Fluoride riboswitch aptamer (crcB RNA motif) from Metallosphaera javensis (ex Sakai et al. 2022), 79 nucleotides, folded computationally.

RNA sequence: UAGAGCAGUGGGGAUGGCGUCCCCCAGGGCUAGUUCCCGAACCGCCUGAAGCAUGAAGGCUGAUGACGCCUAUCUCUUG
Repeated sequence: UAGAGCAGUGGGGAUGGCGUCCCCCAGGGCUAGUUCCCGAACCGCCUGAAGCAUGAAGGCUGAUGACGCCUAUCUCUUG
C1' cells in the first nucleotide's frame, strides 16, 4: 500500500412512523464546516416508437427488503 475476515458504528433497500430480522455500501478532498464538497449502496414493473446505447408513448402493482403494528389513502359490506 492492496485485499480479505471479525467486532462496532453510520448510511441505503420505488410514498410516512415504530419494533424485529435479512441484504447491500462505507471512501476521498480541504476552505476543516454542530447541517462542508465529491463518491458508494438506492432510485418499481409490463409493452415499446425511434433504434448503437438509450428509452418516447401507453399501461400496472405497492405505504414492508420480509414480518407485526400504527397513520394516511382507496375499494366493498354493515350500523
Its mean pLDDT, the model's own confidence on a scale to 100, is 75.